[in-house]
RNA sequence: GGGGUGCGGGGCCGCGGGCCGCUCAGGCGGUCCGAGGAAAGUCCGGGCUCCACAGGGCACGGUGCCGGGUAACUCCCGGGCGCUGCAAGGCGACGGAAAGUGUCACAGAGAACAGACCGCCGAUGGCGGCCUUAGGGCCGCACAGGUAAGGGUGAAACGGUGGGGUAAGAGCCCACCGCGUGGCUGGAGACAGGCACGGCACGACAAACCCCACCGGGAGCAAGGCCAAACAGGAGCGAGCGACGGCCCGUCGCGUCUGAGCUCCGGGUAGGCCGCUUGAGGCGCACAGGCAACUGGCGUCCCAGAUAGAUGGCUCCGGCGGGCCCUGGCCCGCACAGAACCCGGCUUACAGCCCCUCCG
RNA sequence: GGGCCGUUAGCUCAAUUGGCAGAGCAAGGGACUCUUAAUCCCUAGGUUGGAGGUUCGAUUCCUCCACGGCUCACCA
Numbered sequence: 001g002g003g004g005u006g007c008g009g010g011g012c013c014g015c016g017g018g019c020c021g022c023u024c025a026g027g028c029g030g031u032c033c034g035a036g037g038a039a040a041g042u043c044c045g046g047g048c049u050c051c052a053c054a055g056g057g058c059a060c061g062g063u064g065c066c067g068g069g070u071a072a073c074u075c076c077c078g079g080g081c082g083c084u085g086c087a088a089g090g091c092g093a094c095g096g097a098a099a100g101u102g103u104c105a106c107a108g109a110g111a112a113c114a115g116a117c118c119g120c121c122g123a124u125g126g127c128g129g130c131c132u133u134a135g136g137g138c139c140g141c142a143c144a145g146g147u148a149a150g151g152g153u154g155a156a157a158c159g160g161u162g163g164g165g166u167a168a169g170a171g172c173c174c175a176c177c178g179c180g181u182g183g184c185u186g187g188a189g190a191c192a193g194g195c196a197c198g199g200c201a202c203g204a205c206a207a208a209c210c211c212c213a214c215c216g217g218g219a220g221c222a223a224g225g226c227c228a229a230a231c232a233g234g235a236g237c238g239a240g241c242g243a244c245g246g247c248c249c250g251u252c253g254c255g256u257c258u259g260a261g262c263u264c265c266g267g268g269u270a271g272g273c274c275g276c277u278u279g280a281g282g283c284g285c286a287c288a289g290g291c292a293a294c295u296g297g298c299g300u301c302c303c304a305g306a307u308a309g310a311u312g313g314c315u316c317c318g319g320c321g322g323g324c325c326c327u328g329g330c331c332c333g334c335a336c337a338g339a340a341c342c343c344g345g346c347u348u349a350c351a352g353c354c355c356c357u358c359c360g
Numbered sequence: 361g362g363g364c365c366g367u368u369a370g371c372u373c374a375a376u377u378g379g380c381a382g383a384g385c386a387a388g389g390g391a392c393u394c395u396u397a398a399u400c401c402c403u404a405g406g407u408u409g410g411a412g413g414u415u416c417g418a419u420u421c422c423u424c425c426a427c428g429g430c431u432c433a434c435c436a
Base pairs, nucleotide, nucleotide: 001356002355003354004353005352007318008317009316010315011314012313013312015034016033017032018031019030020029021028022027036336040347041346043345044344045343046342047341048220049219050218051217060216061215062214063213064212065079066078067077068076069075080094081092082091083090084089095211096210100209101208102205103204104203117151118150119147120146121145124144125143126141127140128139129138130137131136159177160176161175162174163173164172178200179198180197181196182195184193185192186191224274225273226272227271233265234264235263236262237261240254241253242252243251244250281301282300283299284298285297287296288295289294319334320333321332322331323330324329325328361435362434363430364429365428366427367426370385371384372383373382379416387403388402389401390400391399409425410424411423412422413421
């Protein structure tokens, strides 16, 4: 640096589900399954469902070196470049600052087509002094001025180092490095290498607005669909309907156009069912392609589906850790955590144990 | 289950082109008063929920966590 595992085995009793059988329709019996690598956070991406939608543009959001993988991705693999580490290796939101706008606090002279505080200089002009063969020469001052080496401020000071040059200096000139432009070679590309020219113009920030390229319709299984009591509503028929244990009589109640009762209808509540778990599925391969991610092939398996929400308890043997008594017993505990439409990632939590590889 | 929002002093809240974190109440001290209250003056008090990153510089921008809330009125 990478990968795996994350208590093991047995018995009894329970709980949820599938299938089969029996049933007096309430259930009963048998059999087979029954949490995870993160089921978590809900941070990305997709499937699925409903809604919206001529086409194009704007706005908004996201992504941002290159190539590949994938259903897709902000993920993964390989590569480039940069930073870092003695090394193995690690890290990188890594397009554009010569399209425009904006910001750069404090300090500092000056913060972006800048500037002169301490310095350095006296070539040129000025002032003073001395000398003079009267053309000028020498010395001093630092007033005008020149300069940007050195110091100082700052996160950052308008290319860097060295040499030449100069009054002092300066890309002023030169060499190397950096930068820019052009073309060449290698590479699929990011990019790398070297060549010529340019004397330097082009500070930082885009996780500031923005520009460029590409991508994105919205919501989410409490999506959505089906069946459907009761009450209320509509339409039709309509003089009876219901209770008194079966029938008749009888009695009582509700009704007779302000309509009892019956039939039908629509939406749809309670409730039930579907969605719901066979899927971009798991496992294996001494198979094929590829460096790899991954893809294809073959074989094999079916591996939770609850709906107030099951996955638990007791016990025996063993393992690990801790405590106590004192050399083999007793007691306690088993990392993080727990499905809720599904899948691919990322991130976060995680005691202990095992394996592979590399460096010092 | 899904979706959304918040966290700044003891409490309630501010803070915009990113540039010294502030106000009210509360607390402590002083003044006034015979004393207290009220009033006035002064003072202290901050890991801006935590950890990373971008930037010279982060309450502010980005990422990951933690906690709290949205309960007839976020969604049946």
Model confidence (mean pLDDT): 82 of 100.
Two RNAs folded together computationally: RNase P RNA and transfer RNA, 436 nucleotides in total.
It holds a member of the Rfam family "Bacterial RNase P class A".